This is a predicted structure of a 95-nucleotide RNA (c-di-GMP-I riboswitch aptamer) from a Polyangia bacterium. The organism belongs to Polyangia, within Bacteria. Its Rfam family is "c-di-GMP-I riboswitch aptamer". Rfam describes the family as follows. GEMM was predicted in a large-scale screen for bacterial structured RNA regulatory elements.
[in-house]
RNA sequence: GACCCGAAACGGCACACCCGCCGCGAGGCGGGGUCGCAAAGCACACGGGUCUCCAGCCGGCACGACGCCGCGCCGGAGAUGGCCGGGCUACCGAA
Numbered sequence: 001g002a003c004c005c006g007a008a009a010c011g012g013c014a015c016a017c018c019c020g021c022c023g024c025g026a027g028g029c030g031g032g033g034u035c036g037c038a039a040a041g042c043a044c045a046c047g048g049g050u051c052u053c054c055a056g057c058c059g060g061c062a063c064g065a066c067g068c069c070g071c072g073c074c075g076g077a078g079a080u081g082g083c084c085g086g087g088c089u090a091c092c093g094a095a
Base pairs, nucleotide, nucleotide: 005093006092012037013036017032018031019030020029021028022027035082041088042087044086046085047084048083049080050079051078052077053076054075056073057072058070059069060068061067
């Protein structure tokens, strides 16, 4: 000096909830707030999970017509980085 690691210190972020705005929605942004976080930093959505919207098929219900339901099948478009894996970057320096 670097990597691993995470005692201490200086600090940082901000769950739920409330208010305002945007969105069909999941959710996002700003303010308040402070459950927690050593990456809870990222105009990272590559793999997985979960969630939302739209359509088709199938089954059931109803039917004059409109329609409704599904722990079903399948396609498309989204959301989530504080769900996990992975990638990149970073403050401090005890064991």